Record summary: Small-subunit ribosomal RNA, 3' major domain from an uncultured bacterium, 486 nucleotides, folded computationally.
[in-house]
Context: one part of a larger RNA
């Protein structure tokens, strides 16, 4: 110089504490360890593996994962040599579960000429030959990409000083700040990576533009006793929609303060003191993952650790964990009534009315490459009404049994409906998570992937809308300080 203390200080953070909601108890999804198993393919292992890789395992994906069959210049690439045949392709028959063998049969590229049962060539076929080809190893040979510490405030470097010298100093100290932020002092004086700012989205306004969007005012017409509703003209005022602007800067004001940074408090405003939120990840930790995305050095395999096929495994269950859904109930549950959303998506797609069917769905097909048409009825919420604290009208597990839906095909092993069955569960031990504002909770809608789903998952959109505001103490981070390790 470190790194390290069950060494004291300063200082921050949902760290903790004040609180609201969970986990851990059940029943189910899913991932994982075990176990089983012909196989249950492989990776990820504190935090930073375990609804992670996987934004879709019925075949296929798929990884010889397992069993069985087939195949050797190969499913693919490029070149070399010979070969012969009217050669890609397509059909048919045997055998076979395919894949594959093994017979036949149709048929077709340019060029040359003597126009044909011609020759040359190309690409294609077969032999053989270099070679291909490996999701085999080895992320402890690497690139690339990624997680962490941490979006934490630190990581350095020039030159100059100081030291015999590793090094210091700068970067410390005195204030501040979210910050190595900024002032002030100062053997330092500058500077680079970071922070900050610049980007995108929201919060207001103010120009342009006005269709497919909007309707305040005039106007017509229609339905209505009215209040009102439809619809056309017609308008740019509102909404909205996309483009430029303009607006926040501690810019004013008062107090604190060192006359400084700045902190406190106020006025203006749509915002006030980074106005929320996104991207955006500094030097560098962990020989952190990943050699199953791709790329690559070794090493290994070459009639097999390569290709193809068919069937089965990745879904297997005395059990443990991890992470969600669902509950357990009256701030609820049925039942009928009756509003208000954003954001997406759409052409082998989205599909209105209409009809059929208790539903799932099915017929049939208007409009729509989409501010028009259509998914699309948002649910909570709010008005009645029934329950009456029960294992119930709670919960919906698990069974039967009838449909419906995709797809070649739902046995293993899919999703929905319909009728019956109705279990565990009356709020959870020790323990241990999230979260400070439009957030937490709580409600529904949307999308990728996708034929179809095991999505309750990820990733997004809105509705309703809460409790705390301190820093003793745990945990973790900075910062100076200390020493017995380097």
């Nucleotide at each position: 110089u470190g790194a390290c203390g069950g060494g004291g200080g300063c200082u921050c953070a949902c760290a903790c504490a004040a609180g609201c909601g969970g986990u851990g108890g059940a029943g189910c999804a899913u991932g994982u360890g075990g176990c089983u198993u012909a196989a249950u393919u492989c990776g990820a292992a504190g935090c930073a593996a375990c609804g992670c890789g996987a934004a879709g395992a019925a075949c296929c994906u798929u990884a010889u994962c397992c069993u069985g069959g087939g195949u050797u210049u190969g499913a693919c690439a490029u070149g070399c040599a010979c070969g012969g045949a009217u050669u890609a392709g397509g059909c048919c028959g045997u055998g076979g579960a395919a894949a594959c063998a093994c017979g036949g049969c149709c048929g077709a590229c340019a060029c040359u000429c003597u126009u044909g049962u011609a020759g040359u060539g190309g690409a294609a076929c077969g032999u053989g030959c270099a070679c291909a080809g490996g999701u085999g190893c080895u992320g402890c040979a690497u690139g690339g990409c990624u997680g962490u510490c941490g979006u934490c405030a630190g990581c350095u470097c020039g030159u100059g000083c100081u030291g015999u010298g590793a090094a210091g100093u700068g970067u410390c100290g005195g204030g501040u700040u979210a910050a190595g932020u900024c002032c002030c002092u100062u053997a330092a004086c500058g500077a680079g990576c970071g922070a900050a700012a610049c980007c995108c989205c929201u919060a207001u306004c103010a120009u342009u533009a006005g269709u497919u969007g909007c309707u305040a005012c005039g106007u017509c017409c229609c339905c209505g006793c009215a209040a009102g509703g439809g619809g056309g003209c017609a308008g740019g005022a509102c909404u909205c929609u996309a483009a430029u602007g303009a607006g926040a800067c501690u810019g004013c004001c008062g107090g604190u303060g060192u006359u400084a940074a700045a902190c406190c408090g106020g006025a203006c405003g749509a915002a006030g003191g980074u106005g929320g939120g996104g991207a955006u990840g500094a030097c560098g930790u962990c020989a952190a993952g990943u050699c199953c995305u791709c790329a690559u050095g070794g090493c290994c395999u070459u009639u097999a650790u390569g290709c193809c096929c068919a069937g089965g495994g990745c879904u297997g269950c005395a059990c443990a964990c991890g992470u969600g859904c669902u509950a357990c109930a009256a701030u609820g549950g049925c039942g009928c009534g009756c509003a208000c959303a954003g954001a997406a998506c759409g052409a082998u797609g989205c599909a209105a009315g209409a009809c059929c069917g208790c539903a799932a769905g099915g017929u049939g097909g208007a409009g729509c490459a989409a501010a028009u048409c259509g998914c699309u009825c948002a649910a909570a919420a709010c008005g009645c009404g029934c329950c009456c604290c029960a294992g119930u009208u709670c919960g919906g597990a698990u069974a039967g049994u009838g449909g419906g839906c995709u797809g070649c095909a739902a046995c293993c092993c899919g999703c929905c409906c319909a009728c019956u069955u109705g279990a565990a569960g009356u709020c959870g031990g020790a323990a241990u998570c999230g979260c400070u504002a439009g957030u937490a909770a709580u409600c529904g809608c949307g999308g990728a992937u996708c034929a179809g789903c095991u999505a309750c998952g990820c990733c997004g959109c809105g509705g309703u809308g809460a409790u705390a505001u301190g820093u003793u103490u745990c945990u973790g981070a900075g910062c100076a300080u200390g020493c017995a390790c380097u």